This is a predicted structure of a 171-nucleotide RNA (glmS glucosamine-6-phosphate activated ribozyme aptamer) from Anoxybacteroides tepidamans.
RNA sequence: UAUUUUUUGGAAGCGCCUGGGCUAAGCGGCGGUCGGAAAACCGCUUAGUUGACGAGGAGGAGGUUGAUCGAAUGUUCGGCGGAUGCCUCCCGGUUGUUGCGAUUACAGCCGCAAGCCUUUCCUUAAAACAAAGAGGCGACUCUUUGCACAAAGGGGAAGGUAUAAUCGCAA
Repeated sequence: UAUUUUUUGGAAGCGCCUGGGCUAAGCGGCGGUCGGAAAACCGCUUAGUUGACGAGGAGGAGGUUGAUCGAAUGUUCGGCGGAUGCCUCCCGGUUGUUGCGAUUACAGCCGCAAGCCUUUCCUUAAAACAAAGAGGCGACUCUUUGCACAAAGGGGAAGGUAUAAUCGCAA
């Protein structure tokens, strides 16, 4: 250094890096000039560095891949893998009838919540930015403090609106 085995820890804008960008070192090129050197620029090799800022999101099984929302001085490009998304089925529940309960069917919805529409209020954004420090030749990385601004989704309140049948009880 590689391989194998075992144990522990660790994740979802999460992990990784061979393209690209950038940096350093070495080597080479370049124009004018009598000749030479340096800088800038270009190329190659090696090494390094960069490569998603938070909000939100998990019943089970199988399948699937460009899996929600916005912020940003926008390479947060590109690639590989994964993933709480989506589809189907299953389990359990729930909304729809003058009231309650049970059952069946139909149309939806939910996985501690639960039909659809409208209005309104709430729901600590973080990076960026600024300042201070640490590491590095450098590109860059890390920490602390300060500061403001989202959307989706979710919750509260108000209003409107959405199927039938059978049986039983009550009025």
The model forms 89% of the base pairs in the Rfam consensus. The sequence was found by an Rfam model in a public genome assembly. Its Rfam family is "glmS glucosamine-6-phosphate activated ribozyme aptamer". By type it is a riboswitch.